[in-house]
């Protein structure tokens, strides 16, 4: 330099055109305990990033920014 794939809560992951973007660990806060561990209840955080399609975007198109392969 050219092709593919990936990028969503602190982590790892689903959702692939419509509903308040789901769920585990995590962290708070309570309950439960003599206390601690387990358990129960509640909360909290997310679409790299401009732009276009669209009544509607995590999704589809792109133009950067990151990460992994593969050619030369």
């Nucleotide at each position: 330099g050219c092709c593919c794939c990936c990028g969503u809560a602190g982590u790892u992951a689903a959702a692939u055109g419509g509903a308040u973007a789901u769920a585990a660990c995590g962290g708070c806060u309570c309950c439960c305990u003599u206390c601690u561990a387990a358990g129960g209840a509640g909360c909290u955080a997310u679409u790299g990033u401009g732009g276009g399609u669209u009544c509607g975007a995590u999704u589809c198109c792109u133009g950067c920014c990151g990460g992994g392969g593969g050619c030369g």

Transfer RNA from Candidatus Campbellbacteria bacterium CG22_combo_CG10-13_8_21_14_all_43_18, 72 nucleotides, folded computationally.
NCBI's taxonomy places the organism under Bacteria, Bacteria candidate phyla, Candidatus Campbelliibacteriota.
Rfam family: tRNA. Rfam classes the family as a transfer RNA. Its family is annotated with triplet codon-amino acid adaptor activity in the Gene Ontology.